[in-house]
Order: sequence, then C1' cells, then structure tokens
RNA sequence: UAAUUAUCAAGAAAGGUGGAGGGAUAUGGCCCUUUGAAACCUUAGCAACCCGUCAAAAGAUUGACAACGGUGCUAAUUCCAUCUCUUCUAUGAAGAGAAAGAUAAACC
Repeated sequence: UAAUUAUCAAGAAAGGUGGAGGGAUAUGGCCCUUUGAAACCUUAGCAACCCGUCAAAAGAUUGACAACGGUGCUAAUUCCAUCUCUUCUAUGAAGAGAAAGAUAAACC
C1' cells in the first nucleotide's frame, strides 16, 4: 500500500493510566460502554501467514510437527444488511457470488 496471492462460521485475558465514546467507511439496524469506551503501557494468552524441521511430489505444491524469531489478534460470522444472480411458501426468506474491509506474504 496502487496492483497480486491466500484466508476470514474456530480460538484467546488481566492490571495500570485515561475519562466518553466504540463496533473500517456511507446509510439503516442491532449491540458494547461511568459495573469505565477510544488511546497508551505492562504481563499473559490465541493463531499458524512468514521463518524452522520432516515426508511426499517435481505439475514447485501438499501434508504433518514445533512455536525461538517476524507478525497479527484476544465481544457478537468481517455483528447484520445494502450490489448481482438463483430458488421458494414471494414487497419476504434461503443460498451463491461480487464489491469493500482486515491479516499475512510479496512487491513498490
């Protein structure tokens, strides 16, 4: 972070400072929050994208293990929906996809 690839229904907490917002953006909902939001600090934990080990393959990827390091994360499906398509018991419901977003790698 303009473009690319992969994943996004799982998982994971406390304390201190702080003092009113927060859940990406726009809208509509619905939630969290003075029984303390955001942000910052400390420790802990979760994950397994990179790094590491092993095996197979040689179509250059797949699987397993580990968790030091680089990262990220620790309310609710990316909280739900809005756009397209399909189906149905049809001003609604269900499903698939897209767009956007987040994270990693890679690239710049």
Molecule: SAM riboswitch aptamer (S box leader)
Organism: Saprospiraceae bacterium